c-di-AMP riboswitch aptamer (ydaO/yuaA leader) from Mangrovactinospora gilvigrisea, 149 nucleotides, folded computationally.
It was read from a public genome assembly, where an Rfam model found it.
Rfam family: c-di-AMP riboswitch aptamer (ydaO/yuaA leader). Gene Ontology terms of the family: cyclic-di-AMP binding and regulation of gene expression.
The model forms 92% of the base pairs in the Rfam consensus.
The coordinates come from a structure-prediction model, not an experiment, and the mean pLDDT is 80.
[in-house]
RNA sequence: CGCGAUGCAUCGCCGAAUCCCGCGAGGGAGCCGGGGAACCACCGUUCCCACACCUGGUGAACAUGGGGUGAAUCGGCCCGCAAGGGCCGUAGGAGACCUUCCUGCUCCGAACCCGUCAGCUAACCCGGUAGGCGAGAAGGAAGGAAAGG
Numbered sequence: 001c002g003c004g005a006u007g008c009a010u011c012g013c014c015g016a017a018u019c020c021c022g023c024g025a026g027g028g029a030g031c032c033g034g035g036g037a038a039c040c041a042c043c044g045u046u047c048c049c050a051c052a053c054c055u056g057g058u059g060a061a062c063a064u065g066g067g068g069u070g071a072a073u074c075g076g077c078c079c080g081c082a083a084g085g086g087c088c089g090u091a092g093g094a095g096a097c098c099u100u101c102c103u104g105c106u107c108c109g110a111a112c113c114c115g116u117c118a119g120c121u122a123a124c125c126c127g128g129u130a131g132g133c134g135a136g137a138a139g140g141a142a143g144g145a146a147a148g149g
Stems, first nucleotide, its partner, number of pairs: 011134004018029004030129006040119001044062004048057003065117001066114004074089006092108004097144007
């Protein structure tokens, strides 16, 4: 001097996931999410019933489950009996004051939950407030904020 590892402090990034009180259990503020009327929207196939038709039915049978948190969906190819795995793309998301737009680069594109039930949704009801990380690639336009004079 270079590389790597660990620890502490500080600063910062993703995310709703921060702050205050309390010895603790817990409580509060802020932030985020879910359930839940009317109106509106949606409402498979066949049969049956009503009807002149359009159409309607809290009728029957059959088929398929469906939904939520999150950016994390949707395809193609390969391996596998299957469960699943791998590769390549991709909707989408993130990248050092904030917002919008253009160009460009890098990275992510997971995981979990409800349990046959949820469209929207005033009132109202319920819940979460964890984790992970240290990569820097920015340039331009506009408007703010801050600092300085």